[in-house]
Description:
The RNA shown here (c-di-GMP-I-GGC riboswitch aptamer) has 87 nucleotides and comes from a Desulfuromonadales bacterium. Its mean pLDDT, the model's own confidence on a scale to 100, is 87.
RNA sequence: CCCGAUAAAGCCAAACCUAUUGCGAAGUAGGGACGGAAAGCGGCGGGUCUUGCAACCGAAUCCUGAAAGACGGCCGAGCUACCGAAG
Numbered sequence: 001c002c003c004g005a006u007a008a009a010g011c012c013a014a015a016c017c018u019a020u021u022g023c024g025a026a027g028u029a030g031g032g033a034c035g036g037a038a039a040g041c042g043g044c045g046g047g048u049c050u051u052g053c054a055a056c057c058g059a060a061u062c063c064u065g066a067a068a069g070a071c072g073g074c075c076g077a078g079c080u081a082c083c084g085a086a087g
Stems, first nucleotide, its partner, number of pairs: 002087001003084002011036002016031006034073001040079002044076003047071005053065002
C1' cells in the first nucleotide's frame, strides 16, 4: 500500500414523523435507524428527478431539444481520512 475481523474506540443516519425554507425536485433542524468502511469532501462524466421555455399536437400528457436547478445513501472518476486481525 492492497485489504477489511463476530476486534477496539468512535462516526454517519434511509424510510417515516414534526417544524421550517423553496413553484418544485429537494434543503435545514429535531426525533428516528434501514443501512454504511469513505453514507467524509466536491456536481467532473453518465444517470435519475424538478421548473419554466421551444418544438410537436385540435388540446393536454408523453417523446425530443437547449436552459436553469435537485440528488454525493444511483454508477464511475477525483481529493482526503480513523483503526489494524488474517492474508